[in-house]
RNA sequence: GGACUCGUAGCUCAGUUGGUUAGAGCGCAUCCUUGACAUGGAUGAGGUCACAAGUUCGAGCCUUGUCGAGUCCA
Numbered sequence: 001g002g003a004c005u006c007g008u009a010g011c012u013c014a015g016u017u018g019g020u021u022a023g024a025g026c027g028c029a030u031c032c033u034u035g036a037c038a039u040g041g042a043u044g045a046g047g048u049c050a051c052a053a054g055u056u057c058g059a060g061c062c063u064u065g066u067c068g069a070g071u072c073c074a
Stems, first nucleotide, its partner, number of pairs: 001073007010026004019057001028044005050066005
């Protein structure tokens, strides 16, 4: 320098060929349970879907560029 894959919650990830509320597990907060802790149960907070632009009535999903991570080739 070139090709490909990836970037979604604090962490690990899903999101089925664009459609009405963006989700799961773990973690975190509060409450219940206990003499206390753990386990268990209930409720809740937490996201500009890496960044920017475009297409569209509508984008996490499609297109382009930028940035970052990984693999391969030279």

Model confidence (mean pLDDT): 80 of 100.
Transfer RNA from a Candidatus Omnitrophota bacterium, 74 nucleotides, folded computationally.
The organism belongs to Candidatus Omnitrophota, within Bacteria.
Its Rfam family is "tRNA". Its family is annotated with triplet codon-amino acid adaptor activity in the Gene Ontology. The family's RNA type in Rfam is transfer RNA.